RNAcentral holds the full RNA, with entries from ENA. The part of an RNA shown here (large-subunit ribosomal RNA, domain IV) has 328 nucleotides and comes from a Verrucomicrobiota bacterium.

[in-house]
Context: one part of a larger RNA
RNA sequence: ACCACUCUAAGGAACUCGGCAAAAUAGCCCCGUAACUUCGGGAGAAGGGGUGCCUACUUCGGUAGGCCACAGUAAAUUGGGUCUGGCGACUGUUUAACAAAAACACAGCACUCUGCUAAGUCGUGAAGACGACGUAUAGGGUGUGACACGUGACCAAUGCCGAAAGAUUAAGGUGACUUGUUAGCCGUAAGGCGAAGCUCGGAGCUGAAGUCCCGGUGAAUGUCGGCCGUAACUAUAACGGUCCUAAGGUAGCGAAAUUCCUUGUCGGGUAAGUUCCGACCUGCACGAAUCGUGUAACGACCGGACCGCUGUCUCGGAGUGGUUCUCG
Numbered sequence: 001a002c003c004a005c006u007c008u009a010a011g012g013a014a015c016u017c018g019g020c021a022a023a024a025u026a027g028c029c030c031c032g033u034a035a036c037u038u039c040g041g042g043a044g045a046a047g048g049g050g051u052g053c054c055u056a057c058u059u060c061g062g063u064a065g066g067c068c069a070c071a072g073u074a075a076a077u078u079g080g081g082u083c084u085g086g087c088g089a090c091u092g093u094u095u096a097a098c099a100a101a102a103a104c105a106c107a108g109c110a111c112u113c114u115g116c117u118a119a120g121u122c123g124u125g126a127a128g129a130c131g132a133c134g135u136a137u138a139g140g141g142u143g144u145g146a147c148a149c150g151u152g153a154c155c156a157a158u159g160c161c162g163a164a165a166g167a168u169u170a171a172g173g174u175g176a177c178u179u180g181u182u183a184g185c186c187g188u189a190a191g192g193c194g195a196a197g198c199u200c201g202g203a204g205c206u207g208a209a210g211u212c213c214c215g216g217u218g219a220a221u222g223u224c225g226g227c228c229g230u231a232a233c234u235a236u237a238a239c240g241g242u243c244c245u246a247a248g249g250u251a252g253c254g255a256a257a258u259u260c261c262u263u264g265u266c267g268g269g270u271a272a273g274u275u276c277c278g279a280c281c282u283g284c285a286c287g288a289a290u291c292g293u294g295u296a297a298c299g300a301c302c303g304g305a306c307c308g309c310u311g312u313c314u315c316g317g318a319g320u321g322g323u324u325c326u327c328g
Stems, first nucleotide, its partner, number of pairs: 001323008010314002014312001019309001027051005036041001038146001052067006068072001080307007087299002092104002108144007120130003147294004152224003157221002159217004166212003172206003177201001180198002184193003225243005252286001253283001264280005
């Protein structure tokens, strides 16, 4: 010097990103215990008091008297607490070996598919199997995520469903007409014509789903405006005008896990507060099952404040054990 630990005057978070770490609390008995609440909880809330041994009595629970110590849960094991927000209801699950969470799951809710050889899945377009020895109060998929109150507008685009009148539409079928070849015929010849068959093409007609078209559908993918003017101070605009749109964001919430400007402004807490809490609304760029807003209980979650407590610090100091080093 390093590692682990013990003690420390006065102060007590002044340390620090942050009370990280440490200290403190602690068992059992008695008293006592708030807001809030889903009436179960919250709660071991909080906050107080007691605690050993001996003798006598005892209804065996204790009562009375006495004794020792600084100290009686005498060592060890052994909750710190309170207030207030965010997120997630909860118990649970997860990145074996840097992440345990607000992520996943969850009960509940909703939509949708599936009538049984079910849909869906595995498999070689198979056999076979799961689904299920189940049968729509069942099974599969998707989203949301206890509970309470709610869940607005838009079907123009995309998707899905339906309907089948019309338009378009493949192979195939049919096939007018047509190409080549030539038995034969004509011609002195060159050559020409040319049936049947085969063959090269092929109009028209016929021809499904799909697409177009039509309708529906949002707890389907999604989307949810701009400008100008106006009230007897000013300011603001209940009101009016106009353009565009499928329709222009409703309730609720809001500088928020979302707010750039921003340390917004006001209030609270502090001597002092870019954090925190309560408001305001000018929402750069919240918003309703990619759910909205609340919410008791719960959380090794994430903020803020306080009490207690302390070597975290002012600011160091003393010591114990170990490691290393030097000499032997």
Taxonomically the source falls in Verrucomicrobiota (Bacteria, Pseudomonadati).